[in-house]
């Protein structure tokens, strides 16, 4: 140096997140790198931690190490801007609430506020009126027998004269029924611009006397106050974006180095 067999090793790396920590599952970057299975109240581990189980391939190259400048991307920090949430403050402005009564409005010397007073509105009783019901009253009707009168016929008593009871009919009437202009009585009421008496009178209305200049309203404008919803200012949290010869990790890239055992030739 060559051939064969084998061992180690390799068949991607990085950032974030998670974790006490290291890996994996998850997200992202790089860009091509064997396949299958499970993994978040999770899987495998412990600073010798840089996965686990199974299959396959390469095998000292498709291994390993160092350096180089460049460097995707992530994370951290600082600053700025914006969004959002919270707190504090403020009250010029908007919204809201209240007060006032300056303007506007109404009313008042044809007399305001206030005071005194009468009446009404309200309640009770009585009266009157009216309405309604019922009764009286009037008219009509109204009884097979148990109402009255008169009682044909018939019946009964009697020798007769005569007498008696009495159905139907007719007349009348009771209770009842129907109706009624007026009148009288009793009772009743969501009856009354009615009267009398009593009570009450907060408020409201009308009037009288007094009084002698205000009174009423609050829609709009004004003024004042309150509030703190919007707004504004500041502070803090959080998110996004941007900036930075800032910090940190850093894939891909380039250069160089290193790399086992056995057998045979």
């Nucleotide at each position: 140096c060559c051939a064969c067999g084998g061992c180690a090793g390799g068949c991607g790396g990085g950032g974030g997140g998670c974790u006490g920590g290291c890996g994996g599952u998850c997200c992202c970057c790089u860009g091509u790198a064997u396949c299958c299975g499970a993994a978040a109240c999770c899987c495998g581990c412990c600073a010798u931690a840089c996965g686990c189980g199974g299959a396959g391939c390469c095998g000292a190259a498709g291994g390993c190490c160092a350096c180089c400048a460049u460097g995707a991307g992530g994370c951290c920090c600082a600053c700025a801007a914006g969004g959002u949430c919270a707190g504090u403050g403020u009250u010029a402005g908007g919204a809201g609430c209240g007060u006032u009564a300056c303007g506007c409005g109404g009313u008042g010397u044809u007399g305001a506020a206030g005071g005194c007073u009468g009446g009404g509105u309200c309640c009770c009783a009585c009266g009157c009126a009216g309405c309604g019901a019922c009764c009286a009253c009037c008219c009509a009707u109204g009884a097979a027998c148990c109402u009255g009168g008169u009682c044909a016929g018939g019946c009964c008593c009697g020798g007769a004269a005569g007498g008696g009871a009495g159905c139907a009919g007719c007349c009348a009437u009771a209770a009842g029924u129907g109706g009624g202009a007026a009148u009288g009585g009793u009772c009743g009421g969501g009856u009354g611009c009615c009267g009398u008496g009593g009570g009450g009178u907060a408020g409201c209305c009308c009037g009288g006397c007094u009084g002698g200049a205000g009174c009423c309203a609050a829609a709009c404008g004004g003024a004042c106050g309150c509030c703190a919803c919007c707004g504004c200012a500041c502070u803090g949290g959080u998110c996004u974006u941007g900036u930075g010869u800032g910090g940190u990790c850093g894939a891909a890239g380039g250069u160089g180095g290193u790399g086992c055992c056995g057998u045979g030739g």
This is a predicted structure of a 265-nucleotide RNA (Bacterial large signal recognition particle RNA) from a Thermotogota bacterium. Its mean pLDDT, the model's own confidence on a scale to 100, is 81. It was read from a public genome assembly, where an Rfam model found it. It matches the Rfam family "Bacterial large signal recognition particle RNA". It is annotated as a non-coding RNA gene.